[in-house]
RNA sequence: GAGCCGGCCGAGCAGUCGCUGUCUCCGCUUGCGGGGACAGAGGAAAGUCCGGGCUCCACAGGGCAGGGUGCCAGGUAACGCCUGGGCGGCGUGAGCCGACGGAAAGUGCCGCAGAAAAUAUACCGCCUAAGCACGCAAGUGACGGUAAGGGUGAAAUGGUGCGGUAAGAGCGCACCGCGUGGCUGGUAACAGGCAUGGCAGGGUAAACCCCACCCGGAGCAAGACCAAAUAGGAACCUGAUGGCGCGGCCCGCGUCGGGUUCGGGUAGGUCGCUUGAGGCUGAUGGUGACAUCAGUCCCAGAUGAAUGACUGUUCUCGACAGAACCCGGCUUACAGGCCGGCUC
Numbered sequence: 001g002a003g004c005c006g007g008c009c010g011a012g013c014a015g016u017c018g019c020u021g022u023c024u025c026c027g028c029u030u031g032c033g034g035g036g037a038c039a040g041a042g043g044a045a046a047g048u049c050c051g052g053g054c055u056c057c058a059c060a061g062g063g064c065a066g067g068g069u070g071c072c073a074g075g076u077a078a079c080g081c082c083u084g085g086g087c088g089g090c091g092u093g094a095g096c097c098g099a100c101g102g103a104a105a106g107u108g109c110c111g112c113a114g115a116a117a118a119u120a121u122a123c124c125g126c127c128u129a130a131g132c133a134c135g136c137a138a139g140u141g142a143c144g145g146u147a148a149g150g151g152u153g154a155a156a157u158g159g160u161g162c163g164g165u166a167a168g169a170g171c172g173c174a175c176c177g178c179g180u181g182g183c184u185g186g187u188a189a190c191a192g193g194c195a196u197g198g199c200a201g202g203g204u205a206a207a208c209c210c211c212a213c214c215c216g217g218a219g220c221a222a223g224a225c226c227a228a229a230u231a232g233g234a235a236c237c238u239g240a241u242g243g244c245g246c247g248g249c250c251c252g253c254g255u256c257g258g259g260u261u262c263g264g265g266u267a268g269g270u271c272g273c274u275u276g277a278g279g280c281u282g283a284u285g286g287u288g289a290c291a292u293c294a295g296u297c298c299c300a301g302a303u304g305a306a307u308g309a310c311u312g313u314u315c316u317c318g319a320c321a322g323a324a325c326c327c328g329g330c331u332u333a334c335a336g337g338c339c340g341g342c343u344c
Stems, first nucleotide, its partner, number of pairs: 001344009011314007019040010042320001046331002049329005054219004066215005071085005086100001087098004101210002106208002108204003123150002125146003132141003158176006177199001178197004183192003223271004233262006242256005278297008315318001
């Protein structure tokens, strides 16, 4: 000088006037009003993408369907998160990235080019050994052999070399790759090595599918409690032995009025609501994520919804952005600054 990784901060101070909450004092009867003290947005409060707590509903168990996850081990309340490891790729390196199970179960798909994109096949080539035709012969032709070389493509039926052959070819051999079976190391993923088979065979599973594991639904407008007014409901009581209907009349039945009580429940109010898988410090265990123990702290809780405005001053002149039931993550946005470790 150029980088990599991890952690932290996110303008400061003072004054005045407000807003929300808690505690406290005073005034008046509750409840309000006034005074005082204290506290009052974030690293992402965001996107609402995962996981859990909590609440209500559903539910014997198991299966199907549907959805999700996908190397191994661990952490955790749980996860698609985190940590460590394996494998592959990138980087000189510190390090970074990876939906990273299965295509030798089945089905489907593979534009253009190309002979052929998967039952294989042959455009240009290479060969003419054997057998056939012609020829005295050299040779020519047909039938045929081949896939080494060229060409097409993102991809062409294991790769390189030697042998072999008419030319070739795992046809044979060596090494590499692959399959199978032991062995060794490792909890495992996996790695190493041995033996064996000339060798299953293009790609694609964020295509269907197969395998393994996981998953009930809705959400704080969840849900619980108190409870006016109006309308309607239920029970009981009552009525000039009332009015109306059925009926020719009586009895009777139905219906209409008034009162009391009850139940459900709207407006409204209260709870849920913030003490929590909590923060900080230390010790111990662990490579680590994390766990355990001890000490210590209380750190917004609104509901037309507070956290602001103004003034002075200093500086490096100030980004992204604002709680709404609560946590753990991921992702995205972000002016600038600080600290530690490491690499070239």
This is a predicted structure of a 344-nucleotide RNA (Bacterial RNase P class A) from a marine sediment metagenome. Rfam family: Bacterial RNase P class A. The family's RNA type in Rfam is ribozyme. Rfam's curators write: Ribonuclease P (RNase P) is a ubiquitous endoribonuclease, found in archaea, bacteria and eukarya as well as chloroplasts and mitochondria.